[in-house]
RNA sequence: GGAGCGGGACAGGUGGCUGCUCCCUGUUAAUACAGGGGGAGGAAAGUCCGAGCUCCGCAGGGCAAGGUGGUCGCUAACGGCGACUGGGGGUGACCCUAAGGAAAGUGCCACAGAAAAUAGACCGCCUGACGGUGUUGUCAGGUAAGGGUGAAACGGCGAGGUAAGAGCUCACCGCUCCGGCGGUGACGUCGGAGGCACGGCAAACCCCACCUGGAGCAAGAUCGAAUAGGGGGACGUAAAGGGGAGUAAUCCUCUUGAUAGAGUGGCCCGCUCAAUGUCCCCGGGUCAGAUCGCUAGAGCCGUAUGGCAACAUCCGGUCGAGAGAAAUGGUCGCCACUGGAAGUUACCGGAACAGAACUCGGCUUAUGGCCCACUCCAGCA
Numbered sequence: 001g002g003a004g005c006g007g008g009a010c011a012g013g014u015g016g017c018u019g020c021u022c023c024c025u026g027u028u029a030a031u032a033c034a035g036g037g038g039g040a041g042g043a044a045a046g047u048c049c050g051a052g053c054u055c056c057g058c059a060g061g062g063c064a065a066g067g068u069g070g071u072c073g074c075u076a077a078c079g080g081c082g083a084c085u086g087g088g089g090g091u092g093a094c095c096c097u098a099a100g101g102a103a104a105g106u107g108c109c110a111c112a113g114a115a116a117a118u119a120g121a122c123c124g125c126c127u128g129a130c131g132g133u134g135u136u137g138u139c140a141g142g143u144a145a146g147g148g149u150g151a152a153a154c155g156g157c158g159a160g161g162u163a164a165g166a167g168c169u170c171a172c173c174g175c176u177c178c179g180g181c182g183g184u185g186a187c188g189u190c191g192g193a194g195g196c197a198c199g200g201c202a203a204a205c206c207c208c209a210c211c212u213g214g215a216g217c218a219a220g221a222u223c224g225a226a227u228a229g230g231g232g233g234a235c236g237u238a239a240a241g242g243g244g245a246g247u248a249a250u251c252c253u254c255u256u257g258a259u260a261g262a263g264u265g266g267c268c269c270g271c272u273c274a275a276u277g278u279c280c281c282c283g284g285g286u287c288a289g290a291u292c293g294c295u296a297g298a299g300c301c302g303u304a305u306g307g308c309a310a311c312a313u314c315c316g317g318u319c320g321a322g323a324g325a326a327a328u329g330g331u332c333g334c335c336a337c338u339g340g341a342a343g344u345u346a347c348c349g350g351a352a353c354a355g356a357a358c359u360c361g362g363c364u365u366a367u368g369g370c371c372c373a374c375u376c377c378a379g380c381a
Stems, first nucleotide, its partner, number of pairs: 001377004006372003010368001012335007020039007041353001045364002048362005053216004060269004065212005070084005085099001086097004100207002105205002107201003122147002124143008155173002158170003174196001175194008220292004230282006239256007261273003299318004304313003337350004
């Protein structure tokens, strides 16, 4: 000097004039007015996850369905974060992970190839027989080491052995089992025994482990106002007890229980409500009304302690929009950042992505310049 890799913070400050909006105080019937204090983000975006909160006449159990998937921690929780382990990529700094089970079952592996998993002989090698003979052919038996095809071919590599070969034998590696040591654990490492074999795909269905009521601030609550408490339909069951009336039949009333049906994902069971009641369908009114929900929280900042870290605890400090069809703006000056090779002055520029709508923890995506640490290459001293 070039090329990379990992992280951090920032996204301007300040003064005057003026416009809008929320809160507090004073005045006021109210508006206005005066004073004081606030007024878009690191992603506010995506709506992908998780929750807080609100409602559902019980939210319980099971099935189905869906989600996650190495280990150990953090967290309110998560599919998130931290550390570690296994595997893969890169010269490296580092990065990715789709990481439980293939001998419970089903399924797939195109084409090529002899053969693709209860998977095999195309070329070839060896032995024997019968022919032929310059060059070889047929049949029988043995073989899977070599070649070919393919992403992948019944462990790899080397030696011995064999008619030629083969874990046939041996050493090393791989695999299976049994132990020792280390580790909370996933796992690592060491030793021994065994010739040991039925590949891959589960981000294929599936099995295993864990998790999961539903709907959502257009949730919902209060007040007000208006209308047609309109029309049609289903069910209107049934048992026991008490009291009263009655000659009796029977009637009235109360209590308990029970039925159709309804009940915020589907099905079943249970449960709740339920007969002057419940439910279904059609139609009508309100829905441009007002107030709340609506911003003090799993909040933020800092020291200390514990922890590798994520983070936790104690202590101290602090309060940073709340609109309601949608405010948070404009202008002038100075300072700051940055570019014009470098320094100063002067001059000329630049400044991205992008706007809250109940709130919070994450993830993903968009983006400007700055700072820090590290890796590789080339050159110089």
The RNA shown here (Bacterial RNase P class A) has 381 nucleotides and comes from a Candidatus Troglogloeales bacterium.
Its Rfam family is "Bacterial RNase P class A". Gene Ontology terms of the family: tRNA processing, dimeric ribonuclease P complex and ribonuclease P activity. The family's RNA type in Rfam is ribozyme.
Model confidence (mean pLDDT): 75 of 100.